[in-house]
Context: one part of a larger RNA
RNA sequence: GAUUGAACGCUGGCGGAAUGCUUUACACAUGCAAGUCGAACGGCAGCACGGAGAGCUUGCUCUCUGGUGGCGAGUGGCGAACGGGUGAGUAAUAUAUGGGAACGUAUCCAAUAAUGGGGGAUAACGAGUCGAAAGAUUCGCUAAUACCGCAUACGCCCUACGGGGGAAAGCAGGGGAUCGUAAGACCUUGCGUUAAUGGAGCGGCCGAUAUCUGAUUAGCUUGUUGGUGAGGUAAAGGCUCACCAAGGCGACGAUCAGUAGCUGGUUUGAGAGAACGACCAGCCACACUGGAACUGAGACACGGUCCAGACACCUACGGGUGGCAGCAGUCGAGAAUUUUUCACAAUGGGGGAAACCCUGAUGGAGCGACGCCGCGUGGGGGAUGAAGGGCUUCGGUUCGUAAACCCCUGUCAUUGGCGAACAAGUGUUACGUUAUAAUACAGCGUGACUUGAUAGUAGCCGAAGAGGAAGGGACGGCUAACUCUGUGCCAGCAGCCGCGGUAAUACAGAGGUCCCGAGCGUUGUUC
Numbered sequence: 001g002a003u004u005g006a007a008c009g010c011u012g013g014c015g016g017a018a019u020g021c022u023u024u025a026c027a028c029a030u031g032c033a034a035g036u037c038g039a040a041c042g043g044c045a046g047c048a049c050g051g052a053g054a055g056c057u058u059g060c061u062c063u064c065u066g067g068u069g070g071c072g073a074g075u076g077g078c079g080a081a082c083g084g085g086u087g088a089g090u091a092a093u094a095u096a097u098g099g100g101a102a103c104g105u106a107u108c109c110a111a112u113a114a115u116g117g118g119g120g121a122u123a124a125c126g127a128g129u130c131g132a133a134a135g136a137u138u139c140g141c142u143a144a145u146a147c148c149g150c151a152u153a154c155g156c157c158c159u160a161c162g163g164g165g166g167a168a169a170g171c172a173g174g175g176g177a178u179c180g181u182a183a184g185a186c187c188u189u190g191c192g193u194u195a196a197u198g199g200a201g202c203g204g205c206c207g208a209u210a211u212c213u214g215a216u217u218a219g220c221u222u223g224u225u226g227g228u229g230a231g232g233u234a235a236a237g238g239c240u241c242a243c244c245a246a247g248g249c250g251a252c253g254a255u256c257a258g259u260a261g262c263u264g265g266u267u268u269g270a271g272a273g274a275a276c277g278a279c280c281a282g283c284c285a286c287a288c289u290g291g292a293a294c295u296g297a298g299a300c301a302c303g304g305u306c307c308a309g310a311c312a313c314c315u316a317c318g319g320g321u322g323g324c325a326g327c328a329g330u331c332g333a334g335a336a337u338u339u340u341u342c343a344c345a346a347u348g349g350g351g352g353a354a355a356c357c358c359u360g361a362u363g364g365a366g367c368g369a370c371g372c373c374g375c376g377u378g379g380g381g382g383a384u385g386a387a388g389g390g391c392u393u394c395g396g397u398u399c400g401u402a403a404a405c406c407c408c409u410g411u412c413a414u415u416g417g418c419g420a421a422c423a424a425g426u427g428u429u430a431c432g433u434u435a436u437a438a439u440a441c442a443g444c445g446u447g448a449c450u451u452g453a454u455a456g457u458a459g460c461c462g463a464a465g466a467g468g469a470a471g472g473g474a475c476g477g478c479u480a481a482c483u484c485u486g487u488g489c490c491a492g493c494a495g496c497c498g499c500g501g502u503a504a505u506a507c508a509g510a511g512g513u514c515c516c517g518a519g520c521g522u523u524g525u526u527c
Stems, first nucleotide, its partner, number of pairs: 001527002004524001006523005013375004019368002027330002030328003035078003040075002043071002047069003050065007085286003094211004099206002103203003108199003112195004116150001118148002125140006156164003170191006178185002212258003219249003224246008261283004265276004288309005311322004339365001341364003347361001348359004378408004388399004412468001414463005427449008471516005476497003482511005492499002
């Protein structure tokens, strides 16, 4: 000199775009952060509409009724493995770079074949019982895209011209002819389901090179190193096991100990390098501590389950409940770090055919000069060089065109009006078109109407009036900037040299000056 997720002191007008628990991975009150689908299903608790009946104060009340819109709870599907947080652990089961072969893949894309025929249950519900609660349990009824068989079979397996075993589910819209009392059959469109193939993206695995310090850590290792066989896995493999051999690693630093998430990058530097890894992005690890599996395409799962532990809470003392390193917020720790805010309008995600619902992701607003950038605190004229302050050789000189005074301007703030972009879609409707037996339904395209948290914000047009807006540090040398007074080795200053013991440009105050400026200094960090 540069730098900072900074802190402290004094001061503080506005805006933009950023950023904000670096310490206790300490403990957490409260609210929210993952739901959705009635176009899978039985149903109907609540709301609204309709229908039937009854009562009368003739427009109200009551009862019944899933008939309709919808829908609590439930079965079922998809999601909950993403998104969000933190950096404890980890020195290599990690990361980075460039390779490899023995694998998996829900949803998505492309193309192929099929979607035939049956069955038994169960929740909800009803009737009970136990319990303070959490909840548990007995009997009975019922549905499905839930579950289980049969048929068929591309792929799969075997001793292979032959055998073996293995799949599926329906739902919604519309309709001319034909059949049917009707429901519907049937046709068609869309969405699904099953099997198998390829792809995309994603993931699992292997080895190579690189990645901090210590030798005041020199030897380490028995599933250890390799083989044969078997098991196991989606998959190679001591991954696991039985037997056999005795290997394997190490001064090119094994083992042990300490420290640490890694990278793109950031800071600094002419570079070489050094230090760091906040924010943003990629990967990894973790989710009160330790362990384990279940479900599932995917987890050994932050807001799932089980066991153990510590802690906390409820209790009728028998027993239960919980996990903010999600967003806010609280206690504590600390030099130190924000609102218990608005909205799903946009972008994205989950579910759904869609409307739509959910989303503390995200978009916004709020707080903090914490840093960066921009703007302002007025402009021009004005010498009796006013008054006053300071200094003085008492002549004057300086603050100083500074002020007053005159003439202007109106950025920002204030105030009055107008007032956005971010909006593309979706839906409704009209028209056209594709498929179709069809002018229906559905898909696609075009036009009209409809959707904004921020926000009455940005911006624009006016109004008024210089009015509302400057401080901090320094002045002995380094280092830009000097005098007076007080003090008298005292009080004090100080980054280094050093200053102060009666004329202190070094302490304190004042005037003046210098530097920077909504900041300026101090302390800490790094180069």